A computed fold for a 351-nucleotide part of an RNA from an uncultured bacterium, annotated as small-subunit ribosomal RNA, central domain. Its mean pLDDT, the model's own confidence on a scale to 100, is 81. Rfam family: Bacterial small subunit ribosomal RNA.
Context: one part of a larger RNA
RNA sequence: CUGGGCGUAAAGCGCACGUAGGCGGACUGGUCAGUUGGAGGUGAAAUCCCAGGGCUCAACCCUGGAACUGCCUUCAAUAUUGCCAGUCUAGAGAUCGGAAGAGGUGAGUGGAAUUCCUAGUGUAGAGGUGAAUUUCGUAGAUAUUAGGAGGAAACACCAGUGGCGAAGGCGGCUCACUGGUUCCGAUACUGACGCUGAGGUGCGAAAGCGUGGGGAGCAAACAGGAUUAGAUACCCUGUUAGUCCACGCCGUAAAACGAUGAGAGCUAGCUGUCGGCAAGCAUGCCUGUCGGUAGCGCAGCUAACGCAUUAAGCUCUCCGCCUGGGGAGUACGGUCGCAAGAUUAAAACUC
Numbered sequence: 001c002u003g004g005g006c007g008u009a010a011a012g013c014g015c016a017c018g019u020a021g022g023c024g025g026a027c028u029g030g031u032c033a034g035u036u037g038g039a040g041g042u043g044a045a046a047u048c049c050c051a052g053g054g055c056u057c058a059a060c061c062c063u064g065g066a067a068c069u070g071c072c073u074u075c076a077a078u079a080u081u082g083c084c085a086g087u088c089u090a091g092a093g094a095u096c097g098g099a100a101g102a103g104g105u106g107a108g109u110g111g112a113a114u115u116c117c118u119a120g121u122g123u124a125g126a127g128g129u130g131a132a133u134u135u136c137g138u139a140g141a142u143a144u145u146a147g148g149a150g151g152a153a154a155c156a157c158c159a160g161u162g163g164c165g166a167a168g169g170c171g172g173c174u175c176a177c178u179g180g181u182u183c184c185g186a187u188a189c190u191g192a193c194g195c196u197g198a199g200g201u202g203c204g205a206a207a208g209c210g211u212g213g214g215g216a217g218c219a220a221a222c223a224g225g226a227u228u229a230g231a232u233a234c235c236c237u238g239u240u241a242g243u244c245c246a247c248g249c250c251g252u253a254a255a256a257c258g259a260u261g262a263g264a265g266c267u268a269g270c271u272g273u274c275g276g277c278a279a280g281c282a283u284g285c286c287u288g289u290c291g292g293u294a295g296c297g298c299a300g301c302u303a304a305c306g307c308a309u310u311a312a313g314c315u316c317u318c319c320g321c322c323u324g325g326g327g328a329g330u331a332c333g334g335u336c337g338c339a340a341g342a343u344u345a346a347a348a349c350u351c
C1' cells in the first nucleotide's frame, strides 16, 4: 500500500463559513465519452508457465505451445454513469401569517450583601482554629443604630432532567439596534438552485501579553504564624499581579466531552417535559401532529460496559484521523507571535 478501524483499547480537526475537488432527486428524447460484447492489427527475442527433447542427472540448453492481463483500429449494444436538450416537484430555497427564547452589541437603571469613612450607644475583648499563633482592639475594636463613599464586582428567590446559540458560551430590570432564518401554519412562487469540503477565512473558555483606566470582594506569587522529623504544602493572618472596562494580541485546552465529524434515507414501542398547529368537549383537560430536550426499552449492534428513531442499528456521500510502548508532540527547518509560545513534524537509540 491493501485491509481493518476511530464512545471507553491508537484514532473525530474546538466550531462554523466556504474555494477547488468528490458525490448528487423524478421523467422523456438524443449522443455513445465511460462501460459491455465481437472482429482485426500490434504486443521483438530472451525470461515466467505447460508439453516434449539434449548434455549419465540436475542446474543449463533446444523445439513447440500458451501467455504477454496492454495499446490502436473497427463493428455493435444502450440498462447504467457522463454529456446535450426538454419537462417535473417529493430535496433545497422563496413569499405571507403567527410563536418562543439567559442568542449578540450598546446605553440606562435597581435592590441586597461585603469593605471603608463619619456620628451615636457601649466596654474588653474580637477574630480565627482540631487546638492555637501571627493579626485587630482602652489612640475605644467586635456588637448595634443612623448617615455617607466606592466597585463598567456579582445578580438570591424565579430556576427546571427548562430555554437560546455552530462551538466557546449566555441569567436582576428597561430601552434601542441586531443574528439564527430557529419552530409552526398556509401558498396558485423558483425549479435540483443540493450535500460535503483539501487549502483558505472567521469565531473561539481560562490563563498570559501590550497601552490606558479601575480596584469593593476574592486571590497565584510573596511575607508572617501554625502543623510536622522536615512542611518550599494542606490550616490561619495579611497582601501584590490578576480577576473588571476600552482597544489590540495570543489561538490554546485538562475532560474545547456526548471523550461520539457533517448530511441523507430506512428500522417496535412506552413515559415525562419545552415551543407551535389542528380537532373535541366538561375551558383546562384530552387526542392527533411537527420541531426540540430527557428517562426506559425491542430488533439489531458491541470485547464488554452499554447504544438503541437525538444509534454506537441497516445503508449511501464527502472530509479528518489511527497503525506497538518509550524517545516525542521533542529536535531541526518552515510559517505565525511583542513575548510566552503555537503550528507543521522526524530520526538515531531502546524495550
Base pairs, nucleotide, nucleotide: 003323004322005321006320007305008304012319014203015202016201017200021196022195023194025088026087027086028085029084030083031082033081034080035077036076037075038074039073040072041071042070049065050064051063052062053061054060091193092190093189094187095186096185097184098183099182103178104177105176106175107174108173109172110155115149116148117147118146119145120144121143125136126135163170164169208249209248210247211246212245213244217243218242222238223237224236225235261318262317263316264315265314266313269296270295271294272293273292274291275290276289277288278287280285281284300307301306324351325350326349333344334343335342336341